This is a predicted structure of a 1540-nucleotide RNA (small-subunit ribosomal RNA) from a Fibrobacterota bacterium. RNAcentral holds the sequence, with entries from ENA. NCBI's taxonomy places the organism under Bacteria, Pseudomonadati, Fibrobacterota.

[in-house]
RNA sequence: UGAUUGGAGAGUUUGAUCCUGGCUCAGAACGAACGCUGACGGUGUGCCUCAUACAUGCAAGUCGAGCGGGCGUAGCAAUACGUCAGCGGCGGACGGGUGAGUAACACGUGAACAAUCUGCCCUCGAAUUUGGGAUAACAGCUCCAACGAGCUGCUAAUACCGGAUAGGUUAAUUUGGCCUCCUGGUCGAAUUAAGAAAGGUCCAAUUGGAUCGUUCGAGGAUGAGUUCGCGGCCCAUUAGCUAGUUGGCGGGGUAAUGGCCCACCAAGGCGACGAUGGGUAGCCGGCCUGAGAGGGUGAUCGGCCACAUUGGGACUGAGAUACGGCCCAGACUCCUACGGGAGGCAGCAGUAGGGAAUUUUGCGCAAUGGACGAAAGUCUGACGCAGCAACACCGUGUGAGGGAUGAAGCAUUUCGGUGUGUAAACCUCUGUCGAUGAUGAAUAAAGCAUGUGGGAGUGGAAAGCCCAUGUGUUGAAGGUAAUCAUGAAGGAAGCACCGGCUAACUCUGUGCCAGCAGCCGCGGUAAUACAGGGGGUGCAAGCGUUGUUCGGAAUCACUGGGCGUAAAGGGAGCGUAGGCGGGACUACAAGACAGAGGUCAAAUCUCCGGGCUCAACCUGGAACUUGCCUUUGUGACUGUAGCCCUUGAGUAUGGUAGAGGUUGGCGGAAUUUCCGGUGUAGCGGUGGAAUGCGUAGAGAUCGGAAAGAACACCAGAGGCGAAGGCGGCCAACUGGACCAAUACUGACGCUGAGGCUCGAAAGCGUGGGGGAGCAAACAGGAUUAGAUACCCUGGUAGUCCACGCUGUAAACGAUGAACACUAGAUGUCGGGAGAGGUUUCUUCCGGUGUCGUCGCUAACGCAGUAAGUGUUCCGCCUGGGGAGUACGCUCGCAAGGGUGAAACUCAAAGGAAUUGACGGGGGCCCGCACAAGCGGUGGAGCAUGUGGUUUAAUUCGAUGCAACGCGAAGAACCUUACCUGGGCUUGACAUGGGGGUGACCGCUCGAGAGAUCGAGCUUUCUCUUCGGAGACACCCCGCACAGGUGCUGCAUGGCUGUCGUCAGCUCGUGUUGUGAGAUGUUCGGUUAAGUCCGGCAACGAGCGCAACCCUCGUCCUUAGUUGCUAACAGGUUAAGCUGAGCACUCUAGGGAGACUGCCGCGGACAACGCGGAGGAAGGUGGGGACGACGUCAAGUCCUCAUGGCCCUUACGCCCAGGGCUACACACGUGCUACAAUGGUCGGUACAGCGGGAUGCAAUGUCGCGAGACGGAGCAAAUCCUCAAAGCCGUCCUCAGUUCGGAUUGGAGGCUGCAACUCGCCUCCAUGAAGCUGGAAUCGCUAGUAAUCGUGGAUCAGCAUGCCACGGUGAAUACGUUCCCGGGCCUUGUACACACCGCCCGUCAAGCCACGAAAGAAGAGAGCGCUCCAAGUCGCCAAGCCAACCUUUACUGGAGGCCAGCGCCUAAAGCGAGAUCUUUGAUUGGGGCUAAGUCGUAACAAGGUAGCCGUAUCGGAAGGUGCGGCUGGAUCACCUCCUUU
Repeated sequence: UGAUUGGAGAGUUUGAUCCUGGCUCAGAACGAACGCUGACGGUGUGCCUCAUACAUGCAAGUCGAGCGGGCGUAGCAAUACGUCAGCGGCGGACGGGUGAGUAACACGUGAACAAUCUGCCCUCGAAUUUGGGAUAACAGCUCCAACGAGCUGCUAAUACCGGAUAGGUUAAUUUGGCCUCCUGGUCGAAUUAAGAAAGGUCCAAUUGGAUCGUUCGAGGAUGAGUUCGCGGCCCAUUAGCUAGUUGGCGGGGUAAUGGCCCACCAAGGCGACGAUGGGUAGCCGGCCUGAGAGGGUGAUCGGCCACAUUGGGACUGAGAUACGGCCCAGACUCCUACGGGAGGCAGCAGUAGGGAAUUUUGCGCAAUGGACGAAAGUCUGACGCAGCAACACCGUGUGAGGGAUGAAGCAUUUCGGUGUGUAAACCUCUGUCGAUGAUGAAUAAAGCAUGUGGGAGUGGAAAGCCCAUGUGUUGAAGGUAAUCAUGAAGGAAGCACCGGCUAACUCUGUGCCAGCAGCCGCGGUAAUACAGGGGGUGCAAGCGUUGUUCGGAAUCACUGGGCGUAAAGGGAGCGUAGGCGGGACUACAAGACAGAGGUCAAAUCUCCGGGCUCAACCUGGAACUUGCCUUUGUGACUGUAGCCCUUGAGUAUGGUAGAGGUUGGCGGAAUUUCCGGUGUAGCGGUGGAAUGCGUAGAGAUCGGAAAGAACACCAGAGGCGAAGGCGGCCAACUGGACCAAUACUGACGCUGAGGCUCGAAAGCGUGGGGGAGCAAACAGGAUUAGAUACCCUGGUAGUCCACGCUGUAAACGAUGAACACUAGAUGUCGGGAGAGGUUUCUUCCGGUGUCGUCGCUAACGCAGUAAGUGUUCCGCCUGGGGAGUACGCUCGCAAGGGUGAAACUCAAAGGAAUUGACGGGGGCCCGCACAAGCGGUGGAGCAUGUGGUUUAAUUCGAUGCAACGCGAAGAACCUUACCUGGGCUUGACAUGGGGGUGACCGCUCGAGAGAUCGAGCUUUCUCUUCGGAGACACCCCGCACAGGUGCUGCAUGGCUGUCGUCAGCUCGUGUUGUGAGAUGUUCGGUUAAGUCCGGCAACGAGCGCAACCCUCGUCCUUAGUUGCUAACAGGUUAAGCUGAGCACUCUAGGGAGACUGCCGCGGACAACGCGGAGGAAGGUGGGGACGACGUCAAGUCCUCAUGGCCCUUACGCCCAGGGCUACACACGUGCUACAAUGGUCGGUACAGCGGGAUGCAAUGUCGCGAGACGGAGCAAAUCCUCAAAGCCGUCCUCAGUUCGGAUUGGAGGCUGCAACUCGCCUCCAUGAAGCUGGAAUCGCUAGUAAUCGUGGAUCAGCAUGCCACGGUGAAUACGUUCCCGGGCCUUGUACACACCGCCCGUCAAGCCACGAAAGAAGAGAGCGCUCCAAGUCGCCAAGCCAACCUUUACUGGAGGCCAGCGCCUAAAGCGAGAUCUUUGAUUGGGGCUAAGUCGUAACAAGGUAGCCGUAUCGGAAGGUGCGGCUGGAUCACCUCCUUU
């Protein structure tokens, strides 16, 4: 100097959010174990399980200076020395082990003993006298398997005994002083009685000196015993326990108090402040964790306790009820001659067993400590060391510097590269550890021996004692630590992880498989999550896993949580204990605060130092030890006592309101029934019906009677009550509240565990009463797939009364009670005061509502009636399910109520709010959505597509709208992808290499179905230095590769469909909300439109809408050929045919025009709407192109492109033939019809878009015709291409026809290599179904529907399809109730894969845990009885006996030993119960488990609103009745509030 420097979060419920709430992770630790790996050292630690059983060795002996003796050695001997069994002393009560028991004064802490003991040790004092008798060893004899035992005889002691002495000790009596915790203590005095001893050794040789012992006494120290306060586990599903129990008197016993024990007396003692019982457990210092408070733990070290094979017992001793002592009983093991004996590792090693798991049968007493001894010394598995184990902590190393060609290998790749990586190689160094060799400590000091010096002591010496000092002697570890040398980078790195949390990424394999996983979760063909490789990250001689504890977890909340809706306020009150409590004064000092003292062992922790090279470790000092005790002080606060006060509380007086309660009486309306009258055919009921009632007279109506229940209007979110609840009127009795003014009491108060009382509906009881209506159950009728329901007709308990019971509800304000404080505004009820003056206003108190500020809240919301701010008390919560269940107890007549778990299982369950989606919710609006119309489809025949079926193949795709005349704008071959057969293998096609041949091309012949194969002919490019080279083509070779209409549209691009040409979809900034989000985008109008206007915490903007684009409609202008022809001229049989012209039509460029611009009205002075004018056109003029954010994993890998996978003499390529064209059937889309608005024949008129060279083709000729021959013209406003319906006529006259044209026969035509499978057309003949189409369904709002024809693409040929074009040319729309689709706002939601959602219960299957159960088995504890070992104690004295007394002696006495008896009692046996555990045929519910069955209960008004309690019924969810709740949607009304 310093000693309190310390607190982090994350993942997971949702589409997203906030909250609640659980689960999980990251940290630290360990006496650990397991897996992989393993160089060295230091320091520690090491049976947590069977307190299981133990072989073997050792762990407690020592003393000859207590005693006699034996043996040995030396000596002639005396004797000396050594050693040993025995007698004797001390020690074996320490040290060492373990944690079974114990919930206890066992432990911790603090006290007490005036109620105690204490060997050895220290100090002090006084002594150490005199006698005696035995006994072991030993000797002899005897018994015995063994252990051992007996008899006779001898002997010693520091063994044993008697006497003497003792002022101090003890006891008794008497007495005094002092003290006190006042049962007594202490210091004295007197008297009486009792009580000691042991010697040894050395010196000296005297009496003595020294030393170790011995005795008595006093004190100390140490150790022990006892008592008390306080403290520390769980269960109340353990609530009552107790007879020596509680106390007293008197004894006994103990070192000592005490029911510790006994006799007697009394009836006490403990307990919700948790007794008793059950379970668990050695306690503490400490250790781990934590910021702390706490929580967990009690290994190693230390203190205490308990135990020593199990149970009991005492003896000895200072100390034991004794781990290595004794006795008895039990179990077990061993020996045995069967008679009987021996034993106790929870000491150190070690063995077996158990177990996931824990070491050597080591060395030494050198050190420290202990026992004995005078000492040397002996003993010491205490201890010191070593060994084993990465078990833990700490330290060190496995090299350092340089080194790019960025080597090789490996991995990857977009093939360029990149990574491993300065890493390696290579160069230069160093030398820790390990190896070898050498040197080599400290731990050692004491003691002893000996020398010297000094001192005390003594008359003096010796010996001895004390001090100092020299020398000698002692080391297990160990030749260890350390140091030096030699030599060489040489011998020394693994483990886990890499989806997020959590640092670290790729390839391959696998394909919901194998597997991973702490939580969330990965894996179903592109897995950073599995497995392997490469790479990386982290730690490192370790790394991971598992287990356990604390932390995080404020997730039991003292510090530091909550309860309206998330779990949580008791249904309500009264009130006991308890807790808390108004104002003033005084006293006390229990709490509280402050000071001092004692204690809080050491070690540990912390701080400052010191020692091992550092550290771990060891060590000195300090701090800390938050506690307890004692004492002193203070008096604010709490408390206690006293006294006072009035504001809390209460009482008295006068009033007031009220469905407050109980009892009795009375009243009218209605319903039903009965009686009577009138009267006739229905009534009743429903969505519609039926059952039911009625001609035997219902219903209706009138009159009368009876009965029971409930009380319209008033009536109100109005009143009263503690809650449940209370409603006609009157009376009686009765509880509470409020207001006003005074008086009185004087804190009398608040809350309230247990307890008691009240407590809707349903339900139960009574040989109860009553019973009109309603109505569980039940019956019938309907509905329905079913309908144990909803609806209807009936109907019994019940509903009502009396007296009892039950004790529960969504018993709710989901909000416990009391008190105080904290903005306002506005209703209403009761009372009062004031103003005012008949209408009210202001204000005070008390209730009851609404809105709202601050504040609070997760939000919703609450907001003076708090969910705000505080205080007091009670109740309750701690994830979901299992479960308010089981068991137990308790209440009940029962139904059931109260109390109330666990196993198991899940990672959520939940609250509020948000955005969507949805609703058999609401509002507004739109659409050929409906309606109003027109025409169809569905019926027929045929065409075409699809399904299905068939097939060798019938290629593939498209499948509600949004597949189905779709891909396919055209399958005879080809196409073609399919099938059969025949062939090819670098390939039909591309690029590159090598070789050869030759231009290529083309042609002929033969074989073959052809592909193909073979033979042959013809042909000869460019340049040239003439050597050759190049280009092109073909052939051959081999390799890279080609090829694939093979798979995956759920890996993709692109393209497309659809909602939908619907009006929406978003953003920036701002504002708002904790947030998701909201606002803007809502609202009032308006529009086709989020179109526009107005308003508004919004202001702007973007993609969409609209417009800009194309086209049609009018006009102008420009330009006139192939178009046109008005005027002029020519001209033909005719014709713009010709000249001419561009006026017109037209063509195709450019412009104009339309904008609600103008007027009127409406509207808000707006947007806009209606009407009108003008205009070719009028309100987006008609049509087209154009398709927001997104949805459908929509469609397409077979258009194309493309990742990955697959095939490679085939899934590639070529060829022939076949198939895609099949045919019982079903569907879609069409065509033609069924006829007279028609058909036939004849005549005749008028288009537009287009197409044309492998083409369109005129006139002409032939043919009935399709068509043929032939070929003018035309690459086109020039040539080619009949328009039809229509119009004018003829015939047909309602029929299967002069309708209709299928089918079939025959004959032809065209295209094409080829019309058999399988084309189209023509002619002749044939002449089917069909006479307008069921349920259902489609299109269309104007040049539209309908109808008529024309053209084009594809194409050799093939259209009823598709795409275009024009001609003729309608009807209807009142309107938005309904169907469908869509948009906006709002509302509910348990949906978010978004209603094709979610979800409930029975049944069936599998697995799991649990309850019940006839019973069965076991455990510990208690009680009673029987029987009692050893043993203490007591009684007694049969037997025996050395010391003392007595006796001459024999003897006798005292005393002792022992037998016997008694009390108690371990173990054992018997008995009746209680508790707990295990098991049990069967049985009960519960939980879990991708795709089982039945229904559809709940979530939306969930299609009957739901839920709670109760009763009843039903396969099941559930239904119904009664009462209650809103945690019900919607509409209407009432009331109140807010705003204008």